A computed fold for a 154-nucleotide RNA from Metabacillus harenarius, annotated as c-di-AMP riboswitch aptamer (ydaO/yuaA leader). The sequence is in RNAcentral, with records from Rfam and Ribocentre. Of the family's consensus pairs, 96% are formed in the model. Its Rfam family is "c-di-AMP riboswitch aptamer (ydaO/yuaA leader)". Its family is annotated with cyclic-di-AMP binding and regulation of gene expression in the Gene Ontology. The prediction has a mean pLDDT of 76.
């Protein structure tokens, strides 16, 4: 080289959400990963709203159909409601993401397509400032090509 065998629950998978000190929880630093805010130069340029609390007027606070951000989770139909739109429910598509246990390729099946959050306000963005590191599942594993690692024959 070439051949066979495997890669696995002290484990995996989704996700940024792991790790590592303080004996341990709670907490608290940190590293490591992930987001937001914010100049120049570029880009962009109509409009700054309704509602409710509130005050003697105000300011002041709370809401949301306006625009925004975290995520793959958007957009379209049609029906329901409605004056029309917009929201909202329902269904059926649908951009998009995941997963079928080394890794990748192509084919095949399969899931998701949510939630939430700021409140009239955010393009980008050097330097700053900030924040979060949750939650939830496991089905023993579709097929072919290439590749990788280990054992093992010789």
């Nucleotide at each position: 080289a070439a051949g066979u065998c495997a890669a696995u629950a002290u484990c995996g998978c989704u996700u940024a959400a792991u790790c590592c000190u303080a004996a341990u929880a709670a907490u608290a630093g940190g590293a490591g990963c992930g987001g937001g805010g914010g100049a120049a130069c570029c880009a962009a340029u109509u409009a700054u709203a309704g509602a409710g609390u509130g005050u003697a007027a105000g300011a002041a606070c709370u809401c949301u159909g306006g625009g925004g951000g975290u995520g793959a989770a958007u957009c379209a139909a049609a029906c329901g409601a409605a004056a029309c739109a917009a929201c909202c429910g329902u269904u059926u598509g649908u951009a998009g993401g995941g997963c079928u246990a080394c890794u990748u390729c192509u084919u095949a099946g399969u899931c998701c397509g949510a939630a939430u959050c700021c409140g009239a306000c955010a393009g980008c963005u050097a330097a700053c400032c900030u924040c979060g590191u949750c939650a939830g599942c496991g089905u023993u594993a579709g097929a072919g090509g290439a590749g990788u690692u280990g054992a093992u024959u010789a």